This is a predicted structure of a 94-nucleotide RNA (SAM-I/IV (S-adenosyl methionine) riboswitch aptamer) from a marine eukaryotic metagenome. Its Rfam family is "SAM-I/IV (S-adenosyl methionine) riboswitch aptamer". Gene Ontology terms of the family: regulation of gene expression and S-adenosylmethionine metabolic process.
RNA sequence: GCAUCCAGAGUAGGGCUGACGCCCUCGCCAACCUGCCUCACCCGGCAAGGUGGCAUCCCGAAAGGGAGAUGUGGCCAAGGACGGCAAAUAAGGG
Repeated sequence: GCAUCCAGAGUAGGGCUGACGCCCUCGCCAACCUGCCUCACCCGGCAAGGUGGCAUCCCGAAAGGGAGAUGUGGCCAAGGACGGCAAAUAAGGG
């Protein structure tokens, strides 16, 4: 910079802190990135690899605005350029 904050899902267990809050485990939710369905592109689908969430807040009659939050793959090698590796028993449509 761009996208989203409609909906969904925990009064769970443990640790730290004066507090705000943060971390770990388990469970669940969710297609933002990667991957797969699928040879290519688009739509759609799939919780596999990454994140994230399980309460967004404030102003306004509303429209809308502001704040805040999340995402915009991972590992190895190199570190100039060119590279290498892993990803499901799911989905299997247009």